[in-house]
RNA sequence: AUCCAGAGGGGUGGAGGGAAUGGCCCGAUGAAACCCCGCCAACCAAUCCGUCGUCCGCGACGGAAAACGGUGGCAAUUCCAACAGGCUCCAAGAACAAAUGGCCUGGGAGAU
Numbered sequence: 001a002u003c004c005a006g007a008g009g010g011g012u013g014g015a016g017g018g019a020a021u022g023g024c025c026c027g028a029u030g031a032a033a034c035c036c037c038g039c040c041a042a043c044c045a046a047u048c049c050g051u052c053g054u055c056c057g058c059g060a061c062g063g064a065a066a067a068c069g070g071u072g073g074c075a076a077u078u079c080c081a082a083c084a085g086g087c088u089c090c091a092a093g094a095a096c097a098a099a100u101g102g103c104c105u106g107g108g109a110g111a112u
Stems, first nucleotide, its partner, number of pairs: 001112003008037005016026003021081003038074003043070002047064007078109001083106006
């Protein structure tokens, strides 16, 4: 900095898995794990273009193409929530409006 996009078959295996807590899901029509093959994605590196800077070696930023280099991924938005704030439903017969729920923003945790 990004996280509402994208992408699975086979073999071995044999009951767990989705990080953790609560939910809600996935799983004997076969979980985890390992192996093979495939696929997705521009994070790093490399290439090209532009702008700026420069000690002229290059550097910063933006863009393009690229998966035969490295890393990561291939159920569900990071599956959802959590903590704080705002708005809102409840809410009527004057006024007031709590919990739960819904929406938004921020934060936290996690992943790369």